Small-subunit ribosomal RNA, 5' domain from an uncultured Bacilli bacterium, 526 nucleotides, folded computationally. Rfam family: Bacterial small subunit ribosomal RNA. Rfam links the family to the GO terms structural constituent of ribosome and ribosome. RNAcentral holds the full RNA, with entries from ENA, Greengenes and SILVA.
Context: one part of a larger RNA
């Protein structure tokens, strides 16, 4: 010193931690949805008009249709945040560099655009198959879905010059040729607001290369055929044998190649005067994984934890034809273990995502529970009290001890109960009013609105010493002793040892030492 655990014991708060084992299997609920201000469309339905019924103020039936809800089409987001360490010894990791070999959605900045056309298809009707999942066929319709053409300061290829550099080479200028963009919505109808399109630039995120750094066995000495390296072609954003055909035979190794085992790396964190040594729980960064293996789609980003395909092993519906799933998310359950927690509450704050917003989702998160598991603090009372009481123990029987200890008197009330008050964390955003500006869907100012925790913190009063102390040791090491038992027996024991008849060393007891709501043992580092 500890993510500990195991005896006894246990009053209270604040912070923190909390399956180190089975990356075994997983019931339940939830964990990623959003946008109706891209779109056609179902349904409900305020005013309000018209009509029937009539009981002269009700029903109904019909228009129009503020508005609000939904499935399916489209957008954008599910590549983020969460979780585990299984694999990995390696450009993973660290750190310090390079890319004249790269990519980069949302955002910011300039600049310039947004023109004419088409065909469709789910939602829907209507058949129809199937226990289910789910599907097939006709017909119909929309788009910010999809496709065509124009237009092009950017791409590819060439042909001419120009600067320049860091080796392959970069910038650049004119010329040809070749394919290549868009899309709207809303309202306060205007220099609107938002979105779309290209090309530049930026800031943000990544990809890729390199040096050097950090583990054990030499009882592992030799390893390698896509292997080294060159050419041509794929391939990628991008170089790269990253793939492939052919060429040549190289390439690594005692400065440790191969091969085994073990293991995520770091900032840190314990430990030590350092120097080392250990360790990678939590909190940060990175990097793998996501029932096992494999593979691609789609996307700026994925070879994708709650997307797909296909193959395995398990689980579970079945009409036996087929189908369905993945808790290393949060909370749970069974296993396994020495051993690790609630099927809690709220989106009030912060932060994501989606929206023009209101706003919805969000087990992230903020909180609460649960445990003395760990740090820190408080507390269990404080003064006075000798007839040195009663009682325990011991005794040489005088006497000594526990001992001001109790009791008693006088107090305080920290916690504790009761009750009253009662936060901060709240800034937004909405709205309401006012300003400022030439104007605004901007901008300020004021007032009103928003709390899970939570009637919690915190503060007043009242009650009343009332409800809160155990452990472990006392031979030396090591602080603290007598007495009785027991008789090498029961037993202790971290070493040295200690019990065989007076045992400060086992057992009780009284008295002592130590630490205290914790103490001791085990276990692991230092």
């Nucleotide at each position: 010193a500890c993510g500990a655990a195991c005896g006894c014991u246990g009053g209270c708060g604040g912070c923190g931690u909390g399956c180190c084992u089975a990356a075994u299997a997983c019931a339940u609920g939830c964990a990623a949805g959003u946008c109706g201000a891209g779109c056609g469309g179902a349904c409900c339905a305020a005013c309000g008009g018209a009509g029937a019924g009539c009981u002269u103020g009700c029903u109904c039936u019909c228009c129009u249709g503020c508005g609000g809800u939904c499935a399916g089409c489209g957008g954008c987001g599910g590549a983020c945040g969460g979780g585990u360490g299984a694999g990995u010894a390696a450009c993973a990791c660290g750190u310090a560099g390079g890319c004249a070999a790269c990519c980069u959605g949302c955002c910011u900045g300039u600049a310039c655009g947004a023109c004419c056309g088409g065909g469709a298809u789910a939602a829907c009707u209507c058949c129809g198959g199937g226990a289910a999942a789910c599907c097939g066929g006709a017909g119909c319709u929309a788009a910010u879905a999809c496709c065509g053409g124009a237009u092009a300061g950017g791409a590819u290829u060439u042909c001419a010059g120009a600067c320049c550099g860091c080796a392959u080479g970069g910038u650049u200028u004119g010329g040809a040729a070749u394919g290549g963009a868009a899309a709207g919505a809303c309202c306060c109808u205007g220099u609107g607001u938002u979105a779309c399109g290209u090309a530049c630039a930026g800031a943000u995120g990544g990809g890729c290369c390199u040096g050097c750094g950090g583990c054990g066995c030499a009882u592992u000495a030799g390893c390698u055929a896509g292997u080294u390296g060159g050419u041509g072609g794929g391939g990628u954003a991008a170089c790269g044998g990253c793939c492939u055909a052919c060429c040549a035979a190289g390439g690594c190794g005692a400065c440790g190649a191969u091969g085994c085992g073990u293991a995520g790396c770091c900032g840190a964190c314990c430990u030590g005067a350092g120097a080392g040594g250990g360790u990678g729980a939590a909190c940060g960064g990175c990097c793998a994984c996501a029932c096992u293996g494999g593979g691609a789609c789609u996307g700026a980003g994925a070879c994708a934890c709650g997307g797909c395909c296909c193959a395995g092993a398990c689980u579970c519906c079945u009409a036996c034809g087929g189908g369905a799933g993945g808790c290393a998310g949060c909370a749970g359950u069974a296993g396994g273990g020495a051993a690790u927690c609630u099927u809690c509450c709220g989106c009030a704050a912060u932060g994501g995502a989606c929206g023009a917003a209101a706003g919805u989702c969000u087990g992230a998160c903020g909180g609460a529970g649960c445990a003395a598991c760990g740090c820190c603090g408080c507390g269990u009372g404080a003064a006075c009290g000798a007839a040195g009481a009663a009682g325990g123990u011991u005794u040489u029987c005088g006497g000594a001890u526990c001992g001001u200890a109790a009791a008693g008197u006088u107090c305080u009330g920290u916690u504790g109960u009761u009750a009253g008050g009662g936060a901060a964390g709240a800034a937004c955003c909405g709205c309401c009013g006012g300003g400022a500006u030439a104007a605004c869907c901007u901008c300020c100012c004021g007032g009103u609105c928003u709390g899970a925790c939570g009637g919690u913190a915190c503060c007043u009063a009242a009650c009343g010493a009332g409800a809160a102390a155990g452990c472990c040791c006392c031979g030396g090491c090591u602080a603290a002793c007598u007495a009785c038992g027991u008789g090498c027996c029961a037993g202790c024991a971290g070493c040295c040892g200690c019990g065989g008849u007076a045992a400060u060393a086992c057992g009780u007891a009284g008295g002592g030492g130590g630490c205290a709501a914790g103490c001791g043992u085990u276990g692991u580092c230092c």